[in-house]
RNA sequence: GGUGAUAAUAAUUCAAUGGUAGAAUGCUUAUUUGUGGCAUAAGAAGUUCUUGGUUCAAAUCCAAGUUAUCACC
Numbered sequence: 001g002g003u004g005a006u007a008a009u010a011a012u013u014c015a016a017u018g019g020u021a022g023a024a025u026g027c028u029u030a031u032u033u034g035u036g037g038c039a040u041a042a043g044a045a046g047u048u049c050u051u052g053g054u055u056c057a058a059a060u061c062c063a064a065g066u067u068a069u070c071a072c073c
Stems, first nucleotide, its partner, number of pairs: 001073008011025004019056001027043005049065005
């Protein structure tokens, strides 16, 4: 360099049968405590890698592209 496969979703690690995008950790607030931590409750946080297509409806299916990893040449 070429071919093929896999992956990209919240700050992080990961879910999600074509039909309301969720969990844990972290963060913020409250309760608790002499203070902090632990614990409990609540809350915020998303252009689902990019562009286009199919569909009543796409994170999900299709095409092209980007990046990463792996295998082969």